Description:
This is a predicted structure of a 352-nucleotide RNA (Bacterial RNase P class A) from a Pseudomonadales bacterium. Rfam family: Bacterial RNase P class A. Rfam describes the family as follows. Ribonuclease P (RNase P) is a ubiquitous endoribonuclease, found in archaea, bacteria and eukarya as well as chloroplasts and mitochondria. Rfam classes the family as a ribozyme. It is recorded under the gene name rnpB. The coordinates come from a structure-prediction model, not an experiment, and the mean pLDDT is 76. The sequence is in RNAcentral, with records from ENA. The organism belongs to Pseudomonadales, within Bacteria.
RNA sequence: CGAGUUAGCUGGACAGUCGCCGGUGGCCUGCCUUGGUAGGAAACGGGAGGAAAGUCCGGGCUCCAUAGGGCAGAGUGCCAGGUAACCCCUGGGGGGCGAGAGUCCACGGAAAGUGCAGCAGAAAGUAGACCGCCUCGCUAUGCGAGGUAAGGGUGAAAGGGUGUGGUAAGAGCGCACCGCGUGGGUGGUAACAUUCCACGGCUAGGUAAACCCCGCUCGGAGCAAGGCCAAAUAGGGAUUCAAUGGUGUGGUCCGCACCGAAUCCGGGUAGGCCGCUUGAGGGUUGUGGUGACGCACCCCCUAGAUGAAUGACUGUUCACGACAGAACCCGGCUUACAGGCUGACUCAGUGU
Numbered sequence: 001c002g003a004g005u006u007a008g009c010u011g012g013a014c015a016g017u018c019g020c021c022g023g024u025g026g027c028c029u030g031c032c033u034u035g036g037u038a039g040g041a042a043a044c045g046g047g048a049g050g051a052a053a054g055u056c057c058g059g060g061c062u063c064c065a066u067a068g069g070g071c072a073g074a075g076u077g078c079c080a081g082g083u084a085a086c087c088c089c090u091g092g093g094g095g096g097c098g099a100g101a102g103u104c105c106a107c108g109g110a111a112a113g114u115g116c117a118g119c120a121g122a123a124a125g126u127a128g129a130c131c132g133c134c135u136c137g138c139u140a141u142g143c144g145a146g147g148u149a150a151g152g153g154u155g156a157a158a159g160g161g162u163g164u165g166g167u168a169a170g171a172g173c174g175c176a177c178c179g180c181g182u183g184g185g186u187g188g189u190a191a192c193a194u195u196c197c198a199c200g201g202c203u204a205g206g207u208a209a210a211c212c213c214c215g216c217u218c219g220g221a222g223c224a225a226g227g228c229c230a231a232a233u234a235g236g237g238a239u240u241c242a243a244u245g246g247u248g249u250g251g252u253c254c255g256c257a258c259c260g261a262a263u264c265c266g267g268g269u270a271g272g273c274c275g276c277u278u279g280a281g282g283g284u285u286g287u288g289g290u291g292a293c294g295c296a297c298c299c300c301c302u303a304g305a306u307g308a309a310u311g312a313c314u315g316u317u318c319a320c321g322a323c324a325g326a327a328c329c330c331g332g333c334u335u336a337c338a339g340g341c342u343g344a345c346u347c348a349g350u351g352u
Base pairs, nucleotide, nucleotide: 001349002347003346004345005344006343007342008341009340010339012317013316014315015314016313017312018311020047021046023044024043027040028039029038030037031036032035049323053334054333056332057331058330059329060328061222062221063220064219073218074217075216076215077214078092079091080090081089082088093107094105095104096103097102108213109212113211114210115207116206130152131151132148133147134146135145136144137143138142160178161177162176163175164174165173179202180200181199182198183197184196185194186193187192226274227273228272229271236265237264238263239262240261241260245259246258247257248256249255281300282299283298285296286295287294288293318321
């Protein structure tokens, strides 16, 4: 230099004009209880993201439910730690991939039980005889019976591998080494490792995002949560007034039912306000830790709408600008993303 791996940052810049949303302290106008309320114009400063997205996890907050436990259901699953919590993150172990830096993995249990395995193949899990090999028989270039898993063939996978002894031929049938398993020792907090020791001829193939078994976790709904104020109209309740009135019942009177006015009360609709953005918040420095992260001091305040703002135009300039727009908040994950910048690391490459 090239080819890569990984961790981050940025997401056109500057100036002007006109708008939109919300804030601050004064001003002007209207109303009244004179410090409130409604409106207006101007000034000052603020106004989307790294994903605001998908709504996939976890939590805060709110309301409802709830003695405790179990069943069912759902989720989760190597170990240790971090965290408010997590299906997250960090470190470690095991396995796959890569030459390497690294990267990917739902990674508990298949010697508790059940199930499943297309095609090929004789046989697919208490093995198995198609070819071959060996022995025997017969009507003998063949056929039949038996033995055999060394060799061939099929398959993703054929019930340890290599060698040697053995045998009719073979076979963990015996033995050596390797592998596997069990127990112990050793190292490690643990997962696990082991070039240590003993034992077992091998019994125990795969599949649990198949049923299942084991451990752990889990009440539900969501800011349209929820709370407060509260008009007109209609309807409800209470009190008072009017009661000689009207209608009905009735032959008539009494009686009974309904109809009136005023004041007050409660529910509740429209509408308004709160929730709403100061929070597990961000930054510098120091410090503990391999790290995620924790602690201390100091500093900063950075959108809050509700038909819902964040835009348009002009000028200059460059490398000519991707994905994309808050709606209660926060921590993650996932997905989308033009271009630019930085750190660390690797190498079968090229040059010196």